[in-house]
Predicted 3D model of a 596-nucleotide part of an RNA (large-subunit ribosomal RNA, domain I) from Streptomyces spirodelae. Lineage of the source: Bacteria > Bacillati > Kitasatosporales > Streptomycetaceae > Streptomyces. The prediction has a mean pLDDT of 82. It was read from a public genome assembly. It matches the Rfam family "Bacterial large subunit ribosomal RNA".
Context: one part of a larger RNA
RNA sequence: GGCGCACGGUGGAUGCCUUGGCACCAGGAACCGAUGAAGGACGUGGGAGGCCGCGAUAGGCCCCGGGGAGCUGUCAACCGAGCUGUGAUCCGGGGGUGUCCGAAUGGGGGAACCCGGCAGUCGUCAUGGGCUGUCACCUGCCGCUGAAUGUAUAGGCGGUGUGGAGGGAACGCGGGGAAGUGAAACAUCUCAGUACCCGUAGGAAGAGAAAACAACCGUGAUUCCGGGAGUAGUGGUGAGCGAAACCGGAGGAGGCUAAACCGUAUGUGUGUGAUACCCGGCAGGGGUUGCGCAUGCGGGGUUGUGGGAGCUCACUUCAGUGGUCUGCCGGCUGCUGGACGAGUAAGAAAUUGUUGGUGUAGGCGAAGGGCAUGCGAAAGGCCCGGCGUAGAGGGUAAGACCCCCGUAGCUGAAACGUCAGCAACUCGUUUGUGGGUGUCCCAAGUAGCAUGGGGCCCGAGAAAUCCUGUGUGAAUCUGGCGGGACCACCCGUCAAGCCUAAAUAUUCCCUGGUGACCGAUAGCGGAUAGUACCGUGAGGGAAUGGUGAAAAGUACCGCGGGAGCGGAGUGAAAGAGUACCUGAAACCGUGUGCCU
Numbered sequence: 001g002g003c004g005c006a007c008g009g010u011g012g013a014u015g016c017c018u019u020g021g022c023a024c025c026a027g028g029a030a031c032c033g034a035u036g037a038a039g040g041a042c043g044u045g046g047g048a049g050g051c052c053g054c055g056a057u058a059g060g061c062c063c064c065g066g067g068g069a070g071c072u073g074u075c076a077a078c079c080g081a082g083c084u085g086u087g088a089u090c091c092g093g094g095g096g097u098g099u100c101c102g103a104a105u106g107g108g109g110g111a112a113c114c115c116g117g118c119a120g121u122c123g124u125c126a127u128g129g130g131c132u133g134u135c136a137c138c139u140g141c142c143g144c145u146g147a148a149u150g151u152a153u154a155g156g157c158g159g160u161g162u163g164g165a166g167g168g169a170a171c172g173c174g175g176g177g178a179a180g181u182g183a184a185a186c187a188u189c190u191c192a193g194u195a196c197c198c199g200u201a202g203g204a205a206g207a208g209a210a211a212a213c214a215a216c217c218g219u220g221a222u223u224c225c226g227g228g229a230g231u232a233g234u235g236g237u238g239a240g241c242g243a244a245a246c247c248g249g250a251g252g253a254g255g256c257u258a259a260a261c262c263g264u265a266u267g268u269g270u271g272u273g274a275u276a277c278c279c280g281g282c283a284g285g286g287g288u289u290g291c292g293c294a295u296g297c298g299g300g301g302u303u304g305u306g307g308g309a310g311c312u313c314a315c316u317u318c319a320g321u322g323g324u325c326u327g328c329c330g331g332c333u334g335c336u337g338g339a340c341g342a343g344u345a346a347g348a349a350a351u352u353g354u355u356g357g358u359g360u361a362g363g364c365g366a367a368g369g370g371c372a373u374g375c376g377a378a379a380g381g382c383c384c385g386g387c388g389u390a391g392a393g394g395g396u397a398a399g400a401c402c403c404c405c406g407u408a409g410c411u412g413a414a415a416c417g418u419c420a421g422c423a424a425c426u427c428g429u430u431u432g433u434g435g436g437u438g439u440c441c442c443a444a445g446u447a448g449c450a451u452g453g454g455g456c457c458c459g460a461g462a463a464a465u466c467c468u469g470u471g472u473g474a475a476u477c478u479g480g481c482g483g484g485a486c487c488a489c490c491c492g493u494c495a496a497g498c499c500u501a502a503a504u505a506u507u508c509c510c511u512g513g514u515g516a517c518c519g520a521u522a523g524c525g526g527a528u529a530g531u532a533c534c535g536u537g538a539g540g541g542a543a544u545g546g547u548g549a550a551a552a553g554u555a556c557c558g559c560g561g562g563a564g565c566g567g568a569g570u571g572a573a574a575g576a577g578u579a580c581c582u583g584a585a586a587c588c589g590u591g592u593g594c595c596u
Stems, first nucleotide, its partner, number of pairs: 001595009015581001016546002020518002022515007029507002031167002039101003042055003046079002049075003052059001061095006070083003106115003116135007137164002139161007171202001172200005182189001186236001212219002223250005233241002254499003257443001261299010276289001277286002279330006304477001306442004310437006318337007338430006351424010362411003368384004385402002387391001393405003448472007458484001479494005533540002553580001556567004
């Protein structure tokens, strides 16, 4: 020195554990903000600091409920000083306070700082000063004022508004919009209208009530799912991309305007002297009240077996009361009551009460003993019992239905929220139907066309349908559009206005639950941390869990400067001693056998 054996050290694998995660399910919620948010800074406790809470009323203030004996959060003890059956601490509901920054908004600014005006008030002999309130910008509405320029307008000023702004995980819609890649290279193509950027909304959004499909049969808004189908197609006919009808399901809901015509108000143009007009007839009366155009408002009207308006014919329909220049008749029209219907989801819109459910604290809640074992502890074993609408789960010195918390079941709200029913309340209808006529209306710089693009399964193709930049530019039912160039026939349908619940998407968040999910190099990056640390910055970004049932955390003695060790003591165990459960290997030793 090597090999082996024995005993150690080091180290922290493995096993077991779980405070933390992951995925999903059900229900709720789906917004917060100038009444100052999200997020922070700085303070705040009797005693240094971190976390959490709170805000100069600062570990808290007030009220209303719950609860019932201790309490003054936590790391984290100790001391001190207090509170509490006149009900504390604690839990819930509603209020109050809420420094400074931050959209940040009186002005400024290098965030958490600096400097002001005005009103009121406090202080000072006075000045400086303190406190409370207020003072940004944009915008809707209203009012005042007011140029060039006469009327006007622009502009200016003031008032007013639970108007805006900023934040938020994903989901939605819109405006922009790549490349790596694939095509085994690459350019059309693909990736992909993806990532990303911007705008903007809602609890969902978007879409939506046929100018639709279909095919000579029919369907009847939209959305989503399963098929149809990787089909028909498209495609350097490469890579790839990729429908629809129809069928089966989820859900189910339909409405309002524009125009014609009538009335009214305002503006404007025009007109005449009794000829217009004042509902019709007769008589009287009035005297520009007329007519045209524009705009606003009210009525009317909303459809594709075309609809409506006007004119006209027939049938039909509650009551009372008023108006229509006057009187009579007829007509038209308003109000009230009754009847019927509807409603805060569209179609108008606000609120209250009551009943019930539910949420935000809670309450009650059955039934067990003995013996031995053990290594301290029994819930494990043995014996004899009990409860069960409760034998889910967790804890307790080991494995507990009957020890504790709970569980099944039953029960509970002063206050605030939410859902549903009902009643108030509000709104609508009260004439409608049919026939004739064919006078009027039926959404215009629109449809269409040409051209340049985009989007559709469709890459310019025979290329329809849809959207659009530029140019041009119709028709009104004897009309228009579509049915994949185009034409005819036939069929379907009515664009150029608007609204619309549900079925669908998502989960930052709250509550409950589940797991052939993880168990500390795993599981979120994170068993708390976006911390420590790195970076000028954008940004990057860790590691560290486990004594024991209980600290009972080794009084006292000895050695040592100490670290530590030996006794003694605690404990079931100290080979569990805060370098602490188990304690593998690499690695380092001590002793010994053999070999050299």